[in-house]
RNA sequence: UCCAUACACCAAGCGCCAUGUGCCUGCGGGGCAAACCACGCAGGACGACGAGGAGAGGGGAGUAUCGAAGUCUUCGGCGGAUGCCCCUCCGUGUGCACGGAUGCGUAACCGGGCUGACAAAUAUGCGGGCGACCGCAAAACAGAGGGGCCCGGACUGUGUGAA
Numbered sequence: 001u002c003c004a005u006a007c008a009c010c011a012a013g014c015g016c017c018a019u020g021u022g023c024c025u026g027c028g029g030g031g032c033a034a035a036c037c038a039c040g041c042a043g044g045a046c047g048a049c050g051a052g053g054a055g056a057g058g059g060g061a062g063u064a065u066c067g068a069a070g071u072c073u074u075c076g077g078c079g080g081a082u083g084c085c086c087c088u089c090c091g092u093g094u095g096c097a098c099g100g101a102u103g104c105g106u107a108a109c110c111g112g113g114c115u116g117a118c119a120a121a122u123a124u125g126c127g128g129g130c131g132a133c134c135g136c137a138a139a140a141c142a143g144a145g146g147g148g149c150c151c152g153g154a155c156u157g158u159g160u161g162a163a
Base pairs, nucleotide, nucleotide: 014079015078016077017076020046021045023044024043025042026041027040028039030037031036049067050066051065055089056088057087058086059085060084090105091104092103093102095160096159097158098157099156100155109153110152111151112150113149114148115147124137125136126135127134128133
């Protein structure tokens, strides 16, 4: 350095396929000779496109945010999951310190308005496959959330600073 094997990691719109599909190929006998059709057998293909989302631990429920695409499973099913609810702890929020209550999670309170940035698939091109379909490339187009700015609001005890 190369090869083989084992284990771990490389996933969270993520993984998987016994069940799904008006999908593909081959074979079989049949309708009707062919095209075509349903059926049977065998082997395959597809089955979430990105954006966003994790303070630490424990418990719980189960259709866990947003748009893009789409005549169709982008869910028929299984498993998982950063969402949600409850408890504990830590941090953080209207001058400061320490408490209570409460919201939030390090860009760390709530509501409203304005505003800049940011996607992939599809389609197209190229390549692979008999085919369903798969891989790659460059370009275009969202919304939620978060960022920036502005407006309004944000309980309470004790101590304390400034005016």